[in-house]
Context: one part of a larger RNA
Molecule: small-subunit ribosomal RNA, 5' domain
Organism: metagenome
C1' cells in the first nucleotide's frame, strides 16, 4: 500500500447492486417448510326443491365427477441447511469397468387371456386419561394371489433342445386416447477400481493377525478378506510406515512484477452429517434432516398404568459472544412434485423489510459579489495580518428530498373460435403481476431539508497562542513533558480524506 462475512469510537442525506451467527454441530415456545391424483370402494353436511305427515318428523331430487378420512399410484432419496467428523480414492486430475445398476423420459419389438382369496375405510362391541389398541361382521380396486401364453430374457445343454419368468385396467364422439407387462438400444444419474497430486511433528521408528496371498463356500447390481472354513507366512516402512496434532476438498478469492505466500464466507461442483450411538425395512434409488426399530442423554404430558419430541429447513426465542436481520408478501416469473388437464402444493425461488457491512453512483447548490473590504473570533510588529468571495446582498438552477397527476416492461402459456396434413402448427379473441401505483415521465413550490472524521515534532501533507510544569498526559518507531512544549489539554488557523473518517484484529 492492498484486502475483509469484520468489530469498536465519532458522525450520517439519497439510490443501485451485493452481502449479513466467523462464537455453542448449544437448547429450542409458536407458525409454516411435501404433497398430489377421472385406479377404487364408501359417500356426507349446510342450503334448496318437492311429496307424505300423527306437525315430532320421514321419503325423493339438486348440492355432488363435492368436503374430510380410507385402500391404491407416483413423489417424499429432489429441492433447502450445516461443516461436526474425515489426512481418506474424501477431493482434484487422467483413465478403466469384458466386474455393474439405472424409476420417470426417448426409440424399437411382442403381449395385456381365464379365474380367485382377502383387507382398510364405514358399522358394531370393548380397553385406555391420552397416545392408541383389540374383537366381531361387511366390501372394492390399476392392492394381492393362482393358472394360461412366451416375441423376448435367464439358466443348463449332447446345440436337437429343456427348464423357468409377465401383465390392469380406465375413458371414449367407437375413430381412438391413456395405462400395464417383457425385452433390446439410447439418454440421464449412480456404484466400483486404478496412476499422479493433496498440512504439521522423528522430542512419534518400527507397524500389522482378516493382517498379506491362495483354495472352497457365502454375499452383492457388481470386482474384492466384503464375510467365512482351511492352507501358506506373508504385507507396510527412512521416497517417513505407525502414532499424534490440525483440517471438509475444489473451481476460485486476497496479495504479489512474477515466482510464491495466505485463504476456501457468499456463488458453483464433489463429499460428509441430521439430538448421540447402532441397525435394517420399503424402494429404481436411502441404510433416509421434517420415515421405522433398539439403546443413551435431555425436554415435555400423565388420571402414575403409560406416552410424546428432535429448527445444522424459513422466520423467531434463550444462551454464548466484540458481533450478524422480519415470527413479512406471492406462487406473477424461473424451477420442482402430482395430475390428461383445469388446478393443487412449493419459507426452492422471486420480492419486500432491517444493518454505511462492502462496492459503485449522486447530492448537500451555481454565477456574480470588497474600500483587500461588515460584525465577531484568532494572532499581533496594531496591521486589514488571518478567517475571507467566505458571509451579507443580487441573479439563477431544481439533481436528491417533498406534494399532485399520469404510468410501463418483466407475459408467455392455458382457454375459446377459425384454417389445415388430425397432428401440431398458423391466425384471431379472451386472459393474466407478489413486487407496485414501483421504475419512469410531466407539473408545482422552495436554497430551502442534507458534513463530518482524523491529523498538523521527524518518518508524513499541515503552526501559532494560552493552560500545565517529568504533573496531568501522548506514543506506530524515534521519543515528547522537570516554566518560554509547533509532540500533553484547549482555542484559532491549516492539511488529508469525505457520507464517511479513524482505531483494533487478521492475511499478502
Nucleotide at each position: 500500500g492492498g484486502a475483509c462475512g469484520a468489530a469498536c469510537g465519532c458522525u450520517g442525506g439519497c439510490g443501485g447492486c451485493g452481502u449479513g451467527c466467523c462464537u455453542a454441530a448449544c437448547a429450542c415456545a409458536u407458525g409454516c417448510a411435501a404433497g398430489u391424483c377421472a385406479a377404487g370402494g364408501a359417500g356426507a353436511a349446510a342450503a334448496u326443491u318437492u311429496c307424505c305427515u300423527u306437525c315430532g318428523g320421514g321419503g325423493a331430487g339438486u348440492g355432488a365427477u363435492u368436503a374430510a378420512a380410507c385402500u391404491g399410484g407416483c413423489g417424499a432419496a429432489c429441492g433447502g441447511g450445516u461443516g461436526a467428523g474425515u489426512a481418506a480414492c474424501g477431493c482434484g486430475u487422467a483413465g478403466g469397468u469384458a466386474a455393474u445398476c439405472u424409476g420417470c423420459c426417448c426409440u424399437a419389438a411382442u403381449c395385456c387371456c381365464a379365474g380367485a382369496c382377502a383387507u382398510a375405510a364405514c358399522g358394531u362391541c370393548g380397553a385406555g386419561a391420552a397416545a392408541u389398541c383389540g374383537g366381531c361382521a361387511c366390501u372394492a380396486a390399476u392392492a394381492u394371489c393362482u393358472g394360461a401364453u412366451g416375441a423376448g430374457g435367464u439358466a443348463c445343454u449332447u446345440c436337437g433342445g429343456u427348464a423357468u419368468c409377465a401383465a390392469a385396467g380406465g375413458c371414449u364422439u367407437c375413430g381412438g386416447c391413456u395405462g400395464g407387462a417383457u425385452u433390446a438400444g439410447g439418454a440421464u444419474g449412480a456404484g466400483c477400481c486404478u496412476g499422479c497430486g493433496u498440512c504439521u511433528g522423528a522430542u512419534u521408528a518400527g507397524c500389522u493377525u482378516g493382517u498379506u496371498g491362495g483354495u472352497g463356500g457365502g454375499g452383492u447390481a457388481a470386482c474384492g478378506g466384503c464375510c467365512u472354513a482351511c492352507c501358506a507366512a506373508g504385507g507396510c516402512u527412512g521416497c517417513g510406515a505407525u502414532c499424534a496434532g490440525u483440517a471438509g476438498c475444489u473451481g476460485g478469492u486476497c496479495u504479489g512484477a512474477g515466482a510464491g505466500g495466505a485463504u476456501g464466507g457468499u456463488c458453483a461442483g464433489c463429499c460428509a452429517c441430521a439430538c448421540u450411538g447402532g441397525a435394517a425395512c420399503u424402494g429404481a434409488g436411502a441404510c433416509a434432516c421434517g420415515g421405522u426399530c433398539c439403546a443413551g442423554a435431555c425436554u415435555c404430558c400423565u388420571a402414575c398404568g403409560g406416552g410424546a419430541g428432535g429448527c445444522a429447513g424459513c422466520a423467531g426465542u434463550g444462551a454464548g459472544g466484540a458481533a450478524u436481520a422480519u415470527u413479512g408478501g406471492u406462487c406473477a416469473a424461473u424451477g420442482g412434485g402430482g395430475g390428461a388437464a383445469a388446478c393443487c402444493c412449493u419459507g426452492a425461488a422471486c420480492c419486500a423489510g432491517c444493518g454505511a457491512c462492502g462496492c459503485c453512483g449522486c447530492g448537500u447548490g451555481u454565477g456574480g459579489g470588497a474600500c483587500g473590504a461588515a460584525a465577531g473570533a484568532g494572532c499581533u510588529u496594531u496591521g486589514c495580518u488571518c478567517u475571507g468571495u467566505a458571509a451579507a446582498c443580487c441573479a439563477c438552477u431544481g439533481u436528491c428530498g417533498g406534494g399532485a397527476g399520469g404510468g410501463a416492461a418483466g407475459a408467455a402459456a392455458a382457454g375459446u373460435c377459425u384454417g389445415u396434413u388430425c397432428a401440431g402448427c398458423a391466425g384471431a379473441c379472451c386472459g393474466g403481476g407478489a413486487c407496485u401505483g414501483u421504475a419512469c415521465c410531466u407539473c408545482c413550490a422552495a436554497a430551502g431539508g442534507a458534513a463530518g472524521g482524523a491529523u498538523c515534532g521527524g518518518c508524513u501533507a499541515a503552526c501559532u497562542a494560552c493552560g500545565u510544569g517529568c504533573c496531568a498526559g501522548c506514543a506506530g518507531c524515534c521519543g515528547c513533558g522537570g516554566u518560554a512544549a509547533u509532540a500533553c489539554g484547549u482555542a484559532g488557523g491549516a492539511u488529508c480524506c469525505a457520507a464517511g473518517c479513524g482505531u483494533u484484529g487478521u492475511c499478502c